Background: The part of an RNA shown here (small-subunit ribosomal RNA, 5' domain) has 490 nucleotides and comes from an uncultured bacterium. The full RNA is in RNAcentral, with records from SILVA. Rfam family: Bacterial small subunit ribosomal RNA. Gene Ontology terms of the family: structural constituent of ribosome and ribosome. Its mean pLDDT, the model's own confidence on a scale to 100, is 88.
Context: one part of a larger RNA
RNA sequence: GGAUGAACGCUGGCGGCGUGUCUAAGGCAUGCAAGUCGAAUGUGGUAGCAAUACUGCAUGGCAAACGGGAGAGUAACACAUUGGCAAUUUACCUUAAAGACGGGGAUAACCUUGCGAAAGCGAGAGUAAUACCCGAUAGUAUUAUUAAUCAUAAGAUUAAUAAUUAAAGUUCCGGCGCUUUAAGAGAAGCCUAUGGCCUAUCAGCUAGUUGGUGAGGUAAUAGCUCACCAAGGCUACAACGGGUAUGGGGUGCGAGAGCAUGACCCCACUCACUGGGACUGAGACACUGCCCAGACUCCUACGGGAGGCUGCAGUCAAGAAUCUUCCUCAAUGGGCGAAAGCCUGAAGGAGCGACGCCGCGUGUAUGAAGAAGCCCCUCGGGGUGUAAAGUACUUUUAACUGUGACGAAACAAUGACGGUAGCAGUUGAAUAAGGGGCUGCUAACCUCGUGCCAGCAGCAGCGGUAAUACGAGGGCCCCAAGCGUUAUCC
Numbered sequence: 001g002g003a004u005g006a007a008c009g010c011u012g013g014c015g016g017c018g019u020g021u022c023u024a025a026g027g028c029a030u031g032c033a034a035g036u037c038g039a040a041u042g043u044g045g046u047a048g049c050a051a052u053a054c055u056g057c058a059u060g061g062c063a064a065a066c067g068g069g070a071g072a073g074u075a076a077c078a079c080a081u082u083g084g085c086a087a088u089u090u091a092c093c094u095u096a097a098a099g100a101c102g103g104g105g106a107u108a109a110c111c112u113u114g115c116g117a118a119a120g121c122g123a124g125a126g127u128a129a130u131a132c133c134c135g136a137u138a139g140u141a142u143u144a145u146u147a148a149u150c151a152u153a154a155g156a157u158u159a160a161u162a163a164u165u166a167a168a169g170u171u172c173c174g175g176c177g178c179u180u181u182a183a184g185a186g187a188a189g190c191c192u193a194u195g196g197c198c199u200a201u202c203a204g205c206u207a208g209u210u211g212g213u214g215a216g217g218u219a220a221u222a223g224c225u226c227a228c229c230a231a232g233g234c235u236a237c238a239a240c241g242g243g244u245a246u247g248g249g250g251u252g253c254g255a256g257a258g259c260a261u262g263a264c265c266c267c268a269c270u271c272a273c274u275g276g277g278a279c280u281g282a283g284a285c286a287c288u289g290c291c292c293a294g295a296c297u298c299c300u301a302c303g304g305g306a307g308g309c310u311g312c313a314g315u316c317a318a319g320a321a322u323c324u325u326c327c328u329c330a331a332u333g334g335g336c337g338a339a340a341g342c343c344u345g346a347a348g349g350a351g352c353g354a355c356g357c358c359g360c361g362u363g364u365a366u367g368a369a370g371a372a373g374c375c376c377c378u379c380g381g382g383g384u385g386u387a388a389a390g391u392a393c394u395u396u397u398a399a400c401u402g403u404g405a406c407g408a409a410a411c412a413a414u415g416a417c418g419g420u421a422g423c424a425g426u427u428g429a430a431u432a433a434g435g436g437g438c439u440g441c442u443a444a445c446c447u448c449g450u451g452c453c454a455g456c457a458g459c460a461g462c463g464g465u466a467a468u469a470c471g472a473g474g475g476c477c478c479c480a481a482g483c484g485u486u487a488u489c490c
Stems, first nucleotide, its partner, number of pairs: 001490004006486005013360006019353002021318001026316003030313003035062003040059008069271003079195003083191003088188003093184007101135004111124005141164010169176002197243003204234003209231008246268004250261004273294005296307004324350001326349003332346001333344004363393004373384004398427006407417001434479005439460003445474005455462002
């Protein structure tokens, strides 16, 4: 000198775009943050004479594994880059081929009833389905055997034979769904090599440990797990241990080499009160699902129950320190739905903070050899200073009045922001300047007060009676809605 998610002091006019708990992954009141489908199904209620319309409960389907938050853990195939899977899975979507025949028994809601303070839990009767079950049919599917071809690293392809496995309807008659198979797209899983922190005052580490056989297990390879057998495996190219830490794209500084860093945004990973576990499902071992244990908080009729803001706001605490319990689904995107639409604290916006960057303004011209005041003085004068006043203008900004968007795409309709931005007019210099410094480094000097005191200070150092270094006044210098200080990095 540059930089910052900054803080503190003094000061503070406006706008645009960004950005805002770096600390206690400490505790949380309250509200909201994931639903939707009546074109799968049963049924209660309301209105109506009815047709029908609206609405609730329950079964069922899809979604809830996304989106949003945080960085505690992790030195690891966690991440980045490069390859591989002949060792793999994939709902919805797209393409192609084939199919959808017949039958059955339940159950929730509703109704009756019992227990309980509640949360909730039973009993009886009873009903439907795209819920559940059974049978049929089926191959380029699955499994097994055989043969051929190709490969050699466990295999791949083709042919034949045998066995096994499927379905669901609804309709406004256009469709929308259902089952099996093959392929695609996107998504995911696993493996490999290489790379990126400190520490040797950590030198030896390891029994599922290293390998084999068999079995189990997974979508899939594998000590992934188990039984048996062998005795291996890693290490000075740093094993093992300890400390610290999400990683990358990037960001800051620098001519570069490099050093430091990982806020915001994007990608990946990990976590969801703490620890463990599985269920459902195409996908989770699941932030606002379930079960168990623990700590904590709350309710209780003491028998027993309920909860999880590291979602958006907000609150307490901690701290030098970090915002509104706002508006809207209008746009973009997501879920469901045939659609209308519903939901969406994602998102779009507004609010607060000079926290940062950028832009604008606080007036312009003229005006005396130069008012007053103040300061200095050799008492002659000099400085503040064209500065002010005065005169003539302008209206960015401000206030008021009127008009008034783009963003809406698809004939129309549809805008939270917002009567906002913008535009036109009216008024009147009107509403708007401070902070730090002036011994040298370092741009800028005089007077008074003080007298090694009070104080200053980044370093050198200043102050003990003439202090350009302390305090004040005047003057000057630098930056400017900021200016200084502190902290950290280069």